[in-house]
Context: one part of a larger RNA
Molecule: large-subunit ribosomal RNA, domain VI
Organism: Dehalococcoidales bacterium
């Protein structure tokens, strides 16, 4: 821009798109079949292997924004306590998130047309023939069924809800027309932000507010804080103490920032009544 008034929710699916994989064991049954030796179709039922998908409850991995240990230098005057650098100096653990080696489904059943192929009835040709006219069975393939996109499907679709006004001049044939001012339902800039993101775009919310941030609380990491007392000549140990500190998680609270606004947005044209 169109989708012949705007608009906000759910949506039909034309048509494209993806997916289609396979081993093994085990019952039937050591049966049918075979002199034995061996050793089935069919049907059922299990477990794998390889693909995808969503998830992060569990496992495991990363978590340079935690939380500890620990060399060496250097500094806050010393002491104690900490801070800077050394790849995060190193090293040990790890919240959220992401993640796979985790988990959980999914490659399925079933329907229709058919290929090769077997078929039935049956003539041309008194006899045969699956074909000629009729008719039937048949595959991992085909069409559907599953998953996804999706009405620029210009054939532009469907449903429901919203809004479609007010006011003030002029005309006037009394109904309209003309002209002007407000600006509907939405949406949009702006702003706080994230289950989104390069930008855009999606989403969540902007005082009638729990969107971030602080701040309580909790969940969850670390693992026993400083000081101080006691013990030890000293490293150091024990107590106060499950203690200090704590990031993305949850939950709760307006204390701090989403102030105040501004802008597009119908009333329309063409046809018929």
């Nucleotide at each position: 821009c169109g989708u012949u008034u705007g608009a906000g929710u759910c949506u039909u699916g034309a048509a494209g798109g993806g997916a289609g994989c396979u081993g093994c064991g085990c019952a039937c049954a050591g049966u049918a079949c075979g002199a034995g030796a061996g050793g089935a179709c069919c049907u059922g039922c299990g477990u794998g292997g390889g693909g995808g998908a969503a998830u992060c409850c569990c496992u495991a991995g990363u978590g340079u924004u935690c939380c500890g240990g620990u060399u060496g230098u250097c500094g806050c005057g010393u002491c104690a306590g900490c801070g800077g650098c050394a790849a995060a100096g190193c090293c040990g653990g790890u919240u959220a998130g992401c993640u796979a080696c985790a988990u959980u489904c999914c490659c399925a059943a079933g329907g229709g047309a058919u290929a090769a192929c077997c078929g039935c009835u049956g003539a041309a040709a008194g006899c045969a023939u699956c074909u000629a006219a009729g008719u039937g069975g048949g595959a991992a393939g085909c069409c559907c069924a599953c998953c996804c996109u999706a009405a620029g499907a210009u054939g532009a679709g469907g449903a429901c809800u919203c809004a479609u006004g007010u006011c003030c001049c002029g005309c006037c044939u009394c109904g309209g027309c003309g002209g002007g001012a407000c600006g509907a339902a939405g949406a949009u800039c702006c702003c706080a932000g994230a289950a989104a993101g390069a930008u855009u775009a999606u989403c969540u919310g902007g005082u009638u507010a729990a969107u971030c941030g602080g701040c309580a609380g909790g969940c969850a990491g670390u693992g026993g804080a400083a000081g101080a007392u006691c013990g030890g000549u000293a490293a150091c140990g024990a107590u106060u103490u499950a203690a200090g500190c704590u990031a993305a998680c949850c939950u709760g609270u307006g204390c701090g920032a989403a102030u105040c606004g501004a802008u597009c947005g119908a009333c329309a044209u063409c046809a018929g009544a």